[in-house]
RNA sequence: AGUUGAAAAAGCCAACCCUGAGAAUACACGGGGACGGAAAGCCACGGGUCGAAAAAGACAGCCGGGCUGCCUGC
Numbered sequence: 001a002g003u004u005g006a007a008a009a010a011g012c013c014a015a016c017c018c019u020g021a022g023a024a025u026a027c028a029c030g031g032g033g034a035c036g037g038a039a040a041g042c043c044a045c046g047g048g049u050c051g052a053a054a055a056a057g058a059c060a061g062c063c064g065g066g067c068u069g070c071c072u073g074c
Stems, first nucleotide, its partner, number of pairs: 002074002005071001012037002017032004022027001035061001041067003045064003048059003
């Protein structure tokens, strides 16, 4: 540097639900909590779903793609 894997070890994230406050909404944020995750880290580029059915937008834990990262083995 590349690559495999999550068996071990150190850790990380946090579904659903409850709660506070924000948004017209989808939803996102703080706290609790743990379904799960080996990129469940980041990006809305393509598809898709949601919202709207006008203009806004949202979802990266829907799929593809791009970038980056911890540990073990090779």
A computed fold for a 74-nucleotide RNA from a Candidatus Aminicenantes bacterium, annotated as c-di-GMP-I riboswitch aptamer. Its mean pLDDT, the model's own confidence on a scale to 100, is 83. Lineage of the source: Bacteria > Bacteria candidate phyla > Candidatus Aminicenantota.